[in-house]
The part of an RNA shown here (small-subunit ribosomal RNA, central domain) has 346 nucleotides and comes from Proteiniphilum sp. The prediction has a mean pLDDT of 85. Taxonomically the source falls in Proteiniphilum (Bacteria, Pseudomonadati, Bacteroidia, Dysgonomonadaceae). Rfam family: Bacterial small subunit ribosomal RNA.
Context: one part of a larger RNA
RNA sequence: UUGGGUUUAAAGGGUGCGCAGGCGGGAGAUUAAGUCGGCGGUGAAAUUUUGCAGCUCAACUGUAAAAGUGCCAUCGAUACUGGUUUUCUUGAGUGUGGAUGAAGUAGGCGGAAUUUGUGGUGUAGCGGUGAAAUGCAUAGAUAUCACAAGGAACACCGAUUGCGCAGGCAGCUUACUAAACCAUAACUGACGCUCAGGCACGAAGGCGUGGGGAGCAAACAGGAUUAGAUACCCUGGUAGUCCACGCAGUAAACGAUGAUUACUAGCUGUUUGCGAUACAAUGUAAGCGGCUGAGCGAAAGCGUUAAGUAAUCCACCUGGGGAGUACGUUCGCAAGAAUGAAACUC
Numbered sequence: 001u002u003g004g005g006u007u008u009a010a011a012g013g014g015u016g017c018g019c020a021g022g023c024g025g026g027a028g029a030u031u032a033a034g035u036c037g038g039c040g041g042u043g044a045a046a047u048u049u050u051g052c053a054g055c056u057c058a059a060c061u062g063u064a065a066a067a068g069u070g071c072c073a074u075c076g077a078u079a080c081u082g083g084u085u086u087u088c089u090u091g092a093g094u095g096u097g098g099a100u101g102a103a104g105u106a107g108g109c110g111g112a113a114u115u116u117g118u119g120g121u122g123u124a125g126c127g128g129u130g131a132a133a134u135g136c137a138u139a140g141a142u143a144u145c146a147c148a149a150g151g152a153a154c155a156c157c158g159a160u161u162g163c164g165c166a167g168g169c170a171g172c173u174u175a176c177u178a179a180a181c182c183a184u185a186a187c188u189g190a191c192g193c194u195c196a197g198g199c200a201c202g203a204a205g206g207c208g209u210g211g212g213g214a215g216c217a218a219a220c221a222g223g224a225u226u227a228g229a230u231a232c233c234c235u236g237g238u239a240g241u242c243c244a245c246g247c248a249g250u251a252a253a254c255g256a257u258g259a260u261u262a263c264u265a266g267c268u269g270u271u272u273g274c275g276a277u278a279c280a281a282u283g284u285a286a287g288c289g290g291c292u293g294a295g296c297g298a299a300a301g302c303g304u305u306a307a308g309u310a311a312u313c314c315a316c317c318u319g320g321g322g323a324g325u326a327c328g329u330u331c332g333c334a335a336g337a338a339u340g341a342a343a344c345u346c
Base pairs, nucleotide, nucleotide: 003318004317005316006315007300008299012314014201015200016199017198021194022193023192025088026087027086028085029084030083031082033081034080035077036076037075038074040072041071042070048066049065050064051063052062053061054060091191092188093187094186095184096183097182098181100179103177104176105175106174107173108172109171110154115149116148117147118146119145120144121143125136126135162169163168206247207246208245209244210243211242215241216240220236221235222234223233258313259312260311261310262309263308266291267290268289269288270287271286272285273284274283295302296301319346320345321344328339329338330337331336
C1' cells in the first nucleotide's frame, strides 16, 4: 500500500457553516469525452512461453511461432457515466395558517436566605468535633427584634420533561433575535448530500485592563489527628468565583457511537401539533424514554433514536513502552495549544 476496522479491545474530528473536491431524483432529445467493438500502424533485440533442430544428455545454442494485455490513428455502437438542451415533482426550498419551548441578547423588577453595620431586649458563654483545640465573647458575644447596606444564587413547581448544532440553558417581566415542528399543497423546479484547507462558536480553570466582592474557597496561617500528616476533620483566609471588554481553545467537549438518505416485526409510557370526539375514534407527524423480535455482535449488549441491511462523503486506527515526549514550524502576553518523530527496549 491493499485489506480489515473505529460503543467498551488501537481508532469518530468538541460543534456548526462552507469554497475546492467527491457523490447525486424522474422523462425526452442531442453529443460521443469515459465505455464497448472492428480494422491499420507501432509495441527493438535479448529475456519469457510453445514447436522443431544442434552439441553423446542437460544446462546452453539455433530457428519458427506466440505473447507483448500498451500507445497512436481511423470507422462504428449508444445501455450506463459525463457534456449540452427541453421538461417533471416525489428530494430541497419558499409562501399561507397554526402552535411550542429553562433557545439567545439587552434592560427592568421581586422575595427568601447568608453576611455586615446601627439601635433595642438580654447575660455568660458561643462555636466546633469522633473527642477536642485554635477562634469569637463582660470593650457585652451567641440568642432575639427592628431598620439599613451589599453581593451572589433563584427553594417549591421540577419530571423518565422541554429547548439548543455543540458547549450549554431554570425567579418574574419587557424589547429585539433565532429555530425546529404541524397543517395546507399556492410557488420555485434538483436549487441536493458530504466536505480537505478555511471561517465562526466553544464548559471549567487560566491570562490582560478596569470594576465588584455577600457566601464559598486553591494558595497560605493556625488547631487537631498521626510514628510522621506538606492530607482527610476544625477555625480563619487571598487569588478566584460575579460584571464589562479582549485573549486563550482545551475536557471522561461522552451516546466513549461522524453526517445524510433509503429499507427492515412489535409492545408500552410521555411531550407538542393535526385528525376524530358518541350514528365516533383510539389514527397520523415530529421528538424524548422503557422493553423486546429478526438480524448483528467476542461478549456485554444494540435492536425504526441500530451497533441490522445498503449507498455517498469526511475524519481516524495499524503491538506495548519511549511519547502526545524531542526537534522544527504555526498560534499565544504567558500558561500553553496545534502539528508530531526516532534511537532504544519488551